[in-house]
RNA sequence: UGGGGGAUCGUCUAAUGGUAGGACGUUGCACUCUGGAUGCAAUAAUUGGGGUUCAAGUCCCUGUCCCCCAG
Numbered sequence: 001u002g003g004g005g006g007a008u009c010g011u012c013u014a015a016u017g018g019u020a021g022g023a024c025g026u027u028g029c030a031c032u033c034u035g036g037a038u039g040c041a042a043u044a045a046u047u048g049g050g051g052u053u054c055a056a057g058u059c060c061c062u063g064u065c066c067c068c069c070a071g
Stems, first nucleotide, its partner, number of pairs: 001070007010024004018054001025043006047063005
């Protein structure tokens, strides 16, 4: 430099263009002599910008970063 792939709660991982979900974690409560375990509840996310669309995590253009292949 060229080609290909990827970026989603604190972490991991889903989501036919139609309410962004789950697990772990964290916090609160219950339980317990205390802790752990368990149960209930809460918590929090789509890499930046633009476009298409009634509607975009998803489709298109572009920036940034990461990985792979070629030179």
Molecule: transfer RNA
Organism: candidate division WWE3 bacterium